A computed fold for a 101-nucleotide RNA from a fish gut metagenome, annotated as SAM riboswitch aptamer (S box leader).
The sequence is in RNAcentral, with records from MGnify.
Rfam family: SAM riboswitch aptamer (S box leader). The family is grouped with related families in Rfam's "SAM clan". Rfam links the family to the GO term regulation of gene expression.
Model confidence (mean pLDDT): 84 of 100.
[in-house]
RNA sequence: UUCAUCAAGAGUAGCUGAGGGAUUGGCCCUGUGAAGCUACGGCAACCACACUAAGAGAGUGAACGGUGCCAAAUCCAACGGAAGUUAUUCCGACAGAUGAA
Numbered sequence: 001u002u003c004a005u006c007a008a009g010a011g012u013a014g015c016u017g018a019g020g021g022a023u024u025g026g027c028c029c030u031g032u033g034a035a036g037c038u039a040c041g042g043c044a045a046c047c048a049c050a051c052u053a054a055g056a057g058a059g060u061g062a063a064c065g066g067u068g069c070c071a072a073a074u075c076c077a078a079c080g081g082a083a084g085u086u087a088u089u090c091c092g093a094c095a096g097a098u099g100a101a
Base pairs, nucleotide, nucleotide: 001101002100003099004098005097006096011040012039013038014037015036019029020028021027023078024077025076026075041070042069043068046066047065049061050060051059052058074095079092080091081090082089083088
């Protein structure tokens, strides 16, 4: 840089001790212990794997391996548009995250 996905799912213990949720605003989580590290678990199924199919790189399966993840929709909004009972709702883009190339 390109492509795909992002409303589902899954946590305990030990060490430590004040922050964390990318950014900004909001709103949340947090000494009933944040983030981090370690151990052991778990979720999912992107790659890889097996089978089927036959050209759509499709479907099914499994979960040993490479990643990823385990509060809240990517927590919500941000820019543009549509609808509207002016409360709000919806769509798209941007940005971000993860994987593969």